[in-house]
This record gives sequence, structure tokens and C1' cells, in this order.
RNA sequence: GCCGAGAUAGCUCAGCUGGUAGAGCAUUUGUCUGAAGAACAAAGGGUCCCCAGUUCAAACCUGGGUCUCGGCA
Repeated sequence: GCCGAGAUAGCUCAGCUGGUAGAGCAUUUGUCUGAAGAACAAAGGGUCCCCAGUUCAAACCUGGGUCUCGGCA
């Protein structure tokens, strides 16, 4: 230099053919316990990497950029 994959909650990751974004763990609260842990119930937590475009509507489509990983040279 060229090609491919990826960037979504504090962490690990889903999200189908565009229609108001989810799980597990973690955190907080409650039940339970002498207390804690475990278990159970509930709650909080998001500019979906950035900019622009298409569209009535974009995490998703298009163009450009940044970063990470892999391959080729």
C1' cells in the first nucleotide's frame, strides 16, 4: 500500500429484510440472615465510534474519516 472483519450499557455480547434498543455479569434497593454470601424480586444505567447523505422514519442503507484485529505484498 491492498483486501476483509469489527466499534451498541461499567464489562462480555445479541439486535432478522429500516419502524421508539436488549440479554448475561456487575451496580443499587427490597425479601431472606444474628451478620454476610447464595437465591428470588425490582430499579437505575445508551448521542448505537465521528461527519455528511438517502428516507416519512437509520444501530441497520450510501459516501468519507478515526481506532482495533486478521490476511496479502
Predicted 3D model of a 73-nucleotide RNA (transfer RNA) from Candidatus Dojkabacteria bacterium UBA2022. Rfam family: tRNA. It is annotated as a transfer RNA. NCBI's taxonomy places the organism under Bacteria, Bacteria candidate phyla, Candidatus Dojkabacteria.